This is a predicted structure of a 345-nucleotide part of an RNA (small-subunit ribosomal RNA, central domain) from an uncultured bacterium.
[in-house]
Context: one part of a larger RNA
RNA sequence: CUGGGCGUAAAGCGCGCGUAGGCGGCCUUGUAAGUCGGAUGUGAAAUCCCAUGGCUCAACCAUGGAACUGCAUUCGAAACUGCUUGGCUUGAGUACAGGAGAGGGUGGCGGAAUUCCCGGUGUAGGAGUGAAAUCCGUAGAGAUCGGGAGGAACACCAGUGGCGAAGGCGGCCACCUGGACUGUAACUGACGCUGAGGCGCGAAAGCGUGGGGAGCAAACAGGAUUAGAUACCCUGGUAGUCCACGCCUUAAACGAUGGAUACUAGGUGUCGGGGUUUAACCUCGGUGCCGGAGCUAACGCGUUAAGUAUCCCGCCUGGGGAGUACGGUCGCAAGGCUGAAACUC
Numbered sequence: 001c002u003g004g005g006c007g008u009a010a011a012g013c014g015c016g017c018g019u020a021g022g023c024g025g026c027c028u029u030g031u032a033a034g035u036c037g038g039a040u041g042u043g044a045a046a047u048c049c050c051a052u053g054g055c056u057c058a059a060c061c062a063u064g065g066a067a068c069u070g071c072a073u074u075c076g077a078a079a080c081u082g083c084u085u086g087g088c089u090u091g092a093g094u095a096c097a098g099g100a101g102a103g104g105g106u107g108g109c110g111g112a113a114u115u116c117c118c119g120g121u122g123u124a125g126g127a128g129u130g131a132a133a134u135c136c137g138u139a140g141a142g143a144u145c146g147g148g149a150g151g152a153a154c155a156c157c158a159g160u161g162g163c164g165a166a167g168g169c170g171g172c173c174a175c176c177u178g179g180a181c182u183g184u185a186a187c188u189g190a191c192g193c194u195g196a197g198g199c200g201c202g203a204a205a206g207c208g209u210g211g212g213g214a215g216c217a218a219a220c221a222g223g224a225u226u227a228g229a230u231a232c233c234c235u236g237g238u239a240g241u242c243c244a245c246g247c248c249u250u251a252a253a254c255g256a257u258g259g260a261u262a263c264u265a266g267g268u269g270u271c272g273g274g275g276u277u278u279a280a281c282c283u284c285g286g287u288g289c290c291g292g293a294g295c296u297a298a299c300g301c302g303u304u305a306a307g308u309a310u311c312c313c314g315c316c317u318g319g320g321g322a323g324u325a326c327g328g329u330c331g332c333a334a335g336g337c338u339g340a341a342a343c344u345c
Base pairs, nucleotide, nucleotide: 004316005315006314007299008298012313014201015200016199017198021194022193023192025088026087027086030083031082033081034080035077036076037075038074039073040072041071042070049065050064051063052062053061054060091191092188093187094186095184096183097182098181103177104176105175106174107173108172109171110154115149116148117147118146119145120144121143125136126135162169163168206247207246208245209244210243211242215241216240220236221235222234223233258312259311260310261309262308263307266290267289268288269287270286271285272284273283274282275281294301295300318345319344320343327338328337329336330335
């Protein structure tokens, strides 16, 4: 490179926006670059192929033919691709009218609970475990009642419920704000799909500066357990967890399944909308389960495809060495991204 692949065997970038590029709906005009046909020239000889012949055969050699799938010029065709003219509405978008939602941001408010502080009652225990001990308590603990402080998280509702591109999002209220969906078919008229680079977002942990610190809790200390116990269990406990701003950019970032479009049996549950007085039912958009054909190595997938096709991107190519080394680049650092080879099986 070709071919074959990427749910679980190696392989889908964590996710989006989008540049170049690739690809692109229906009708129509012209053009003739691609495409197709004819002619002419050229495509040296040798080689290859076919036929015949020469060395006793063969290798080898000779003669003739074919071929040289190409290139150029010229004449022609106009279906398809390209370019071009005019148009269309079904793709895409806009408008108007609606209802749903933990979508995002900011501010405010609320109650339960834990902890701590103060005060009252009250007395000898409490806590903890498999059992204990460390620990707390007569300087009055634990329990209980009242008051106060502060931080964090929002029981029930809650649901293979909802929303978001993903990460993710859950008390209540207000303000600011994104998207999806349904209906009407008024408007634009292919404005589309994908997307190398690029840019942005991106759990947790971690980092910088400043705050905050109730509970929990790496590290650490002690008590146990044990042969030991740098653990599991217990008592404590600092970073951190929280906020603001700035970094980091990773993950079993998973549906281990890239995006878009079209087509292809059903059954059943549920969420949002529309029609219907309500319902049955129909319809559009989600979200689950089961299952047919088909697919699959099997497991399984099965209109939310892993089925049938097209377009675009990413990625794989035996295990280890190794996501290492070197170089580059990003980062304050930790480290990230890119990413080998020797050797070995």